A computed fold for an 87-nucleotide RNA from a marine eukaryotic metagenome, annotated as Glycine riboswitch aptamer. RNAcentral holds the sequence, with entries from MGnify.

RNA sequence: AAUCUGGAGAGAGGCAUUCUUUUUUUUGCCCACCGAAGGAGUAAGCUCAUUAUUUUGAGUGAAUCUCUCAGGUACCCCUGACAGAUU
Numbered sequence: 001a002a003u004c005u006g007g008a009g010a011g012a013g014g015c016a017u018u019c020u021u022u023u024u025u026u027u028g029c030c031c032a033c034c035g036a037a038g039g040a041g042u043a044a045g046c047u048c049a050u051u052a053u054u055u056u057g058a059g060u061g062a063a064u065c066u067c068u069c070a071g072g073u074a075c076c077c078c079u080g081a082c083a084g085a086u087u
Base pairs, nucleotide, nucleotide: 001087002086003085004084005083006082011031013030014029015028016027032073033072034071038069039067040066041065045060046059047058048057049056
C1' cells in the first nucleotide's frame, strides 16, 4: 500500500421548493447540534540566537486534546479515525 472484517456521535428541526396515491424523496435558506474523512492550532523536549544565565525571541514538535473551515445529524445505504486478519 491492497483486500476482507469490526467501527461512534449529533434535529425524521422550521420555512419554501421538487417528486409523490400515501409513506416519502430532491434542492435552497435559517436555527440547533456532532467530531472519528480531510484541515487548522498546540505541551514537554530538542535546535539556533540572545540575555548575565531564574532572561527574551524564533524554529522544530503528538493526538482520539482543542477549533468546527470542510464534512456530518431517523432507519437503511454511504462515509468513517482507529483496530484485527491476510498478502